[in-house]
Molecule: transfer RNA
Organism: Patescibacteria group bacterium
RNA sequence: CUCCCGGUAGUUCAACGGAUAGAACGAGGGCCUUCUAAGCCCUAAAUAGGGGUUCGAUUCCCUUCCGGGAGA
Numbered sequence: 001c002u003c004c005c006g007g008u009a010g011u012u013c014a015a016c017g018g019a020u021a022g023a024a025c026g027a028g029g030g031c032c033u034u035c036u037a038a039g040c041c042c043u044a045a046a047u048a049g050g051g052g053u054u055c056g057a058u059u060c061c062c063u064u065c066c067g068g069g070a071g072a
Stems, first nucleotide, its partner, number of pairs: 001071007010025004018055001027043005048064005
């Protein structure tokens, strides 16, 4: 320098272009328990930035940034 893959909750991952972006673990609160653990219930929490296409974008296109890989 060129090409490929990826970037979504604190973490690991989902989401045929269409419902309020979900799950598990974790966090906070409550119930239970003599206490702790376990168990049950509830709550908060996220789409890397910018532009474009579309009635509608996490998804498609362009560009930038970040991480990984391959080649020179």